[in-house]
Context: one part of a larger RNA
Order: sequence, then structure tokens, then C1' cells
RNA sequence: AGCGAACGGAGGAUGCCUAGGCUAUCCGGAGGCGAAGAAGGACGUGGUAAGCUGCGAAAAGUCGCGGGGAUCUGCAAACAGGACUUGAUCCGCGAAUGUCCGAAUGGGGCAACCCACAUGGUUGAAGACCAUGUACUGACUGUGAAGUCAGAGCGAACCCGGGGAACUGAAACAUCUUAGUACCCGGAGGAAGAGAAAGAAAGAUCGAUACCCUGAGUAGUGGCGAGCGAAAGGGGCAGAGCCCAAACCGCCAUGUUUACGGACAUGACGGGGUUGUAGGAGCAUCAAUAAAGAUACAGGAACGAACCGGAACGCUGUGGAAACAGCGACCGGAGAGGGUGACAGUCCCGUACGGGCAAGUUACCUGGAUCGAAGAUGCCACCUGAGUAGGGCGGGGCACGAAGAACCCUGUCUGAAGCUGCGGGGCCCAUCCCGCAAGGCUAAAUACUCCCGGAAGACCGAUAGUGGACCAGUACCGUGAGGGAAAGGUGGGAAGCACCCCUGGCAGGGGAGUGAAACAGAACCUGAAACCGUUCGUUU
Repeated sequence: AGCGAACGGAGGAUGCCUAGGCUAUCCGGAGGCGAAGAAGGACGUGGUAAGCUGCGAAAAGUCGCGGGGAUCUGCAAACAGGACUUGAUCCGCGAAUGUCCGAAUGGGGCAACCCACAUGGUUGAAGACCAUGUACUGACUGUGAAGUCAGAGCGAACCCGGGGAACUGAAACAUCUUAGUACCCGGAGGAAGAGAAAGAAAGAUCGAUACCCUGAGUAGUGGCGAGCGAAAGGGGCAGAGCCCAAACCGCCAUGUUUACGGACAUGACGGGGUUGUAGGAGCAUCAAUAAAGAUACAGGAACGAACCGGAACGCUGUGGAAACAGCGACCGGAGAGGGUGACAGUCCCGUACGGGCAAGUUACCUGGAUCGAAGAUGCCACCUGAGUAGGGCGGGGCACGAAGAACCCUGUCUGAAGCUGCGGGGCCCAUCCCGCAAGGCUAAAUACUCCCGGAAGACCGAUAGUGGACCAGUACCGUGAGGGAAAGGUGGGAAGCACCCCUGGCAGGGGAGUGAAACAGAACCUGAAACCGUUCGUUU
């Protein structure tokens, strides 16, 4: 020195565990917060107080109501001092306070700072301090001064609108595709958008919209390449329909005119009226005084916080410990689950079941109020959405790339009819059929999940699962945008090693003691391998 065995050191794999995660899993709730100052922060705040948490100068808190019933003074020990059955701590609901920054809004500013003005107060007065107000934009009121209301900013996805790529695919590439995607901007809601036919159809009809299944990878479209890709119809879910403009009537204002009686025009407001088998207005005749529904209010009911009740077990043995084993019982509308010194229906928390109620909520019921609020026939020919429909040119949208290209939108140039009217039925024409544009609103079925509660998993188990089980978006890196870790486990209980010894020692160790165990001693469960040793054997 090699090999082997034993025993160690070092190291932190493995096993077990779970405080944390994951789920394109389900159910329910909530779907917003903000000038009454948000989200997010800075700085404070404790007897001692660095951090976290809570809170805000009334500062780990104040008040009221409800719950609860013996301890409490957060994480977090200890000391000190206190509170509480006259009900504390704690839990729920409501209220008060709430520094400074931040949309930040009196002015400024290098966020958490600086400097004001007006009015009122404290003061004898000034200073100083305290309270309130003082930004901008829009709308409304007002002659004005001014006042009132609203807006702003934040937020995960979902939604609508305005803009809008490229890589890529086409095995290159330009039309095309990726894709109206990503991204930017504006806006809104708990959903949004769409929506009560100028529809879809086809010789028969249907009757607002949305979503799902189907139709169908069909019809089509397409350098007819790559690709793109309907609709009607059928079956489901849900179900709901309405209001203006105009004719006509009235009132007011302004203007014109006047023979001062008025007339006309315009505008605002009120009544009226709302459709296509046309409807309405006006006139005439007849009839009638309603319902559904909507809105707010009141009452009821239901839901709804903390929380409350809630059955049934003992002995012996082993053991550090009984829930284990043995024996004998019991409950069950409860044998879900968790905890307890090992595995517990009957020990604890719970569970089934039952109860409770504040704020609040409203799909439900009742009540009265307001709106809803009118019908029929005939005559008449007044009204029925104009720079609109349509057309030319250029684009865009429709599954449809200019095509035979209808339909929809419109930058530009034009430009009707007006009910004996007008649009559509995929060039166009006729016949026939369907509808009534150029105003508006509309629940549900649909989409999503930052957030709250519940249930679950042939999900993970600390190099996994979130980046984060732990004081993590931290430490650290970067000028910055941004990037971004590592790090869990003593024991049933600290019983966390009094005392003695070695030592320079508050290092480390040896005794003693605790404990079932200390090779469980905090560098703490288990403790693999690499690597380093000690002793013995063996080989050279």
C1' cells in the first nucleotide's frame, strides 16, 4: 500500500410524516373598491419591543348590540404590572377614530416632504397651534358672483368597440395563411354583445335574440395550392315583449303681420300614436271603463353571522404510554373526518339530525299607490324616420380571394320614391311569394373567476407540489425594464442536561441526572453512497 471484517467520522440519499401546494374537478356565494379619499405604501403604535401580525396620535386598540362562560394580557418564552362571573379574553354584526404619501385634488415637489390663502377657535395680542374650505373637466341651475351633481384612480379573467403585426404554413415566395390572433387604445357590466323581421324560406310554411347538439368537414371558397369553411332545416336550453318620431289637439316662448278680434312661422313642453292579412290621424256611428305586467313603498315569508343541543364502555394483560390483545357490554337518522403517549362508533372536537338570529338579501306571497289605458265599422287620403335608399369610383365585412357576386358597412362624387309607395327572395328580367329600412329599449338560456364558503381526487409529498410548506417575490443580481434562490421534522411532554471534572474558554468533551430511547442533546426522526480513519486478519 491492496483486499476483507468490525467499529467510527463525514455526508444527507432513502423511508415515514405534513403545516403547503395542484386540479381543463364539482356545488354554492360574490362579482367590485374609490373624492365619505381606494388599491398600495411610508412613518408611527407595546412596561421592557429588533422582526412579523394587528392597529392609527382615541394607535396589539375605543363604543353599541348579539354570541359565549373562565380565563386573559397576539406570534413569543421570561420578568414586572394588570384585567375578569358587576361576565373579561375570544367570535359575529354595526359604529367611532383613522398621521403622512398615493387618482391625490390649495400651490409646489426628488412619493410619504416644503410653502400658502380665506373663515372660525385657543391667546390680552402677535407668533404658534387646531378645525373647515380652496385642483381640473363635464352637466344642470343662476344675469352674475356662485352653487349642486357627476367624473377621475385601482382591479384576475370574461365582453364590446377603435387600431393592428410578424415569425410561421404554403416543404422557396408575392395573392393566401398565421389572424382580425398577439399587442396598443377607449368603454361597460355582473355579465357583455345580440334581439322583436324592409327576416328565413319555397308552391309548404316558420315567426325576436343568444347558446348547445346536429346538419357538416357538407354546400361552397381557394396561386381550386396550403388552406378556409357556412346557412336553412331538425333536436334541445331558455322564453317577453315594448317605447319613441310623424299626422292631429293643446299650452308657453320668440318672431312676422294685423282692419287689434286674431292669423302665420319657428322652438320647447304636454296629450295622441307605433304597424305590413298594413297601421295610425281626422270625421261619423257603435261599444267599453278591464287584465297581464312594471316601478317604488309597507307587511309577511324565505334565505341569512357568531353560536346552541346532539346517542353509546368497562375490566384485565403487555407496554414509557392503550386506542392494541383478551373478556363482557352499549349507541346508531350519528361506523364522515380529525385529535388524544401505538390502531378509539361509545375519551375529546365533531358527525346524522334538530335549533338560533342581527345587519342584510329578494327568485316568492299579500296590500294599497302610480304607470300600463284602450275596442269595432265606415268615410276620408293627412302621417308612417332623406343627404336616407339606390348609383359611380376606392376599400372593408359576409365561409365567399372581383368572380356570373347578390346582401351589409362607407372614404369620395352623386342621389330617389314617399302607400296607386318601398325593400328582399345570390348577376339580371317577369310572375309569384316574404317583409316595411333610414329612431330607441329589453330579462332568461351563454362567457369568465382576483375573491369567500363547502365537497372531492387511481394529484404532489420538501431536487416533488406554487417561485414561495420556513418572515419569499424575501436574500441576492441588474443603472433599469427585469431576473430570482436556498432553507421543513428533538421528544408523548422541555422533562432542553442541576451539580462535578478536563480546558484559556460563553468552544468542545467526560461523569451525574431527565427520558422508553441521549448513537433522540437542539449542527437534534430515519441516517444510504462517494470520501476519511481506527483495530484485527491476510497478500506483497
The part of an RNA shown here (large-subunit ribosomal RNA, domain I) has 540 nucleotides and comes from an uncultured Bacteroidia bacterium. Its mean pLDDT, the model's own confidence on a scale to 100, is 83. The sequence was found in a public genome assembly. Its Rfam family is "Bacterial large subunit ribosomal RNA". Its Rfam clan is "LSU clan".